Model confidence (mean pLDDT): 86 of 100. c-di-GMP-I riboswitch aptamer from [Bacillus] enclensis, 89 nucleotides, folded computationally. Rfam family: c-di-GMP-I riboswitch aptamer. The literature on the family includes a 2007 paper in Nucleic Acids Res by Weinberg et al., "Identification of 22 candidate structured RNAs in bacteria using the CMfinder comparative genomics pipeline". About the family: GEMM was predicted in a large-scale screen for bacterial structured RNA regulatory elements.

[in-house]
RNA sequence: CUGCGAUAAAGGCAAACUAAUUCGAAAGAUUAGGACGCAAAGCCACGGAUCUAACGUUUUUUUGAAACUAUGACCGCCGGGCUGCCGAA
Numbered sequence: 001c002u003g004c005g006a007u008a009a010a011g012g013c014a015a016a017c018u019a020a021u022u023c024g025a026a027a028g029a030u031u032a033g034g035a036c037g038c039a040a041a042g043c044c045a046c047g048g049a050u051c052u053a054a055c056g057u058u059u060u061u062u063u064g065a066a067a068c069u070a071u072g073a074c075c076g077c078c079g080g081g082c083u084g085c086c087g088a089a
């Protein structure tokens, strides 16, 4: 250095759930609490998956409803890229 990952050390993050926000159409995000877990659970929506469907389009029908659609979201779903703490076997 690469691989690997301790019942090691020092620190770190924070699922579900609860509350809130002059956030958002929603999915979701953020903040506070909380801890299921995490060695990249740090960062990037690049590929796939997944969620949502405002705008738009179509259908129906009567101003409502339904279907489709990402440009929205998610990196704590899987790949890929960039960066990074520690050091027993």
Stems, first nucleotide, its partner, number of pairs: 004087002012038002017033005023028001036076001042082003046079003050073002056068005